Transfer RNA from a Candidatus Zambryskiibacteriota bacterium, 73 nucleotides, folded computationally. Its mean pLDDT, the model's own confidence on a scale to 100, is 81.

[in-house]
RNA sequence: GCGCGAUUAGCUCAAUUGGUAGAGCGUCCCUUUGACGUAGGGAAGGCAGUAGGUUCGAAUCCUGCAUCGCGCA
Numbered sequence: 001g002c003g004c005g006a007u008u009a010g011c012u013c014a015a016u017u018g019g020u021a022g023a024g025c026g027u028c029c030c031u032u033u034g035a036c037g038u039a040g041g042g043a044a045g046g047c048a049g050u051a052g053g054u055u056c057g058a059a060u061c062c063u064g065c066a067u068c069g070c071g072c073a
Stems, first nucleotide, its partner, number of pairs: 001072007010025004019056001027043005049065005
């Protein structure tokens, strides 16, 4: 330098393949306990790496850039 993949909640990852984003763990609250833990119930928390484009509508399609990983030279 070239090619491919990844970038979504604090962490690990999903999203039927365009129709206003979910799970597990973690955090907080309530119940249970003498207390902790376990268990049960509930809540908060992300507009999606970034800048544009296409579309009535994009996490999902297209382009540039950035970061990380793999391969080739």
About this RNA: Lineage of the source: Bacteria > Bacteria candidate phyla > Candidatus Zambryskiibacteriota.